[in-house]
RNA sequence: GGGGAUGUAGCUCAGUGUUAGAGCACAUGCUUUGCAUGUGUGAGGUCCUGGGUUCAAUCUCUAGCAUCUCCA
Numbered sequence: 001g002g003g004g005a006u007g008u009a010g011c012u013c014a015g016u017g018u019u020a021g022a023g024c025a026c027a028u029g030c031u032u033u034g035c036a037u038g039u040g041u042g043a044g045g046u047c048c049u050g051g052g053u054u055c056a057a058u059c060u061c062u063a064g065c066a067u068c069u070c071c072a
Base pairs, nucleotide, nucleotide: 001071002070003069004068005067006066007065010024011023012022013021026042027041028040029039030038048064049063050062051061052060
């Protein structure tokens, strides 16, 4: 210098156009003398950024940014 992949909750990841989810973690109720376990509930998100397409975009197009990787 060129090619490719990834970017979503605190962490690991789903989500192929119409309202954003799971597991773990966190808070809390029940259970216990207490803790752990079990179980119920809840909180937590500018979906990396700008622009375009569309009635509608996490999703499609485009340009960037960051990380990883391959070639040189």
Molecule: transfer RNA
Organism: Carassius auratus